Model confidence (mean pLDDT): 81 of 100. The RNA shown here (transfer RNA) has 75 nucleotides and comes from an SAR202 cluster bacterium. Rfam family: tRNA. Rfam classes the family as a transfer RNA. From the family's description: Transfer RNA (tRNA) molecules are approximately 80 nucleotides in length. Taxonomically the source falls in SAR202 cluster (Bacteria, Bacillati, Chloroflexota, Dehalococcoidia).
RNA sequence: GCCCCUGUAGCUCAGCGGAUAGAGCGCCAGCCUCCGGAGCUGGAAGCCCGAGUUCGAGUCUCGGCAGGGGUACCA
Numbered sequence: 001g002c003c004c005c006u007g008u009a010g011c012u013c014a015g016c017g018g019a020u021a022g023a024g025c026g027c028c029a030g031c032c033u034c035c036g037g038a039g040c041u042g043g044a045a046g047c048c049c050g051a052g053u054u055c056g057a058g059u060c061u062c063g064g065c066a067g068g069g070g071u072a073c074c075a
Stems, first nucleotide, its partner, number of pairs: 001071007010025004018055001027043005048064005
């Protein structure tokens, strides 16, 4: 260089083109408790960037960026 895969919450991951974008862990607060690091309840926090298609895009298309993997000889 070329080919393939991936990019969603702090982390690991779900998410038929249509609902308020979710789960686990973590974090914060409250409750409980002799204590809490156990248990219960609640909360904050996110679609890599830019275009396009569409009534509607996390999802489809194109171009970037980032990460991972393959290829590099012979034929």